[in-house]
RNA sequence: AGUCCUGUAGCUCAGUAGUUAGAGCACUCACCUUGCAAGGGAGAGACCUGGAUUUGAUUCCCAGCAAGGCUA
Numbered sequence: 001a002g003u004c005c006u007g008u009a010g011c012u013c014a015g016u017a018g019u020u021a022g023a024g025c026a027c028u029c030a031c032c033u034u035g036c037a038a039g040g041g042a043g044a045g046a047c048c049u050g051g052a053u054u055u056g057a058u059u060c061c062c063a064g065c066a067a068g069g070c071u072a
Stems, first nucleotide, its partner, number of pairs: 001071004006066002010025004027043003031039001048064004
C1' cells in the first nucleotide's frame, strides 16, 4: 500500500431479509438465612461516527474511525 472480516449493555455473544432489540455473567433493590454463599423475584443499562435512500434505518448504500486476518 492492497484486500477481507468485525464493530449491539461493564464483559462474552444473539437478533432483526426496514416499523427501535434479547440471553449469560456482572451491577442495584428487596425476599430467603443468625450471618455469608447459593437460590428464586424485580429494576437500571446498548445498536462505532457522519451523510444518502425511505413515511420510517440498528438493519440498505457511501465515506470515515477503531480492532483483527491475509498478501506485497
This is a predicted structure of a 72-nucleotide RNA (transfer RNA) from Callorhinchus milii. NCBI's taxonomy places the organism under Eukaryota, Deuterostomia, Gnathostomata, Callorhinchidae, Callorhinchus. It matches the Rfam family "tRNA". RNAcentral holds the sequence, with entries from Rfam.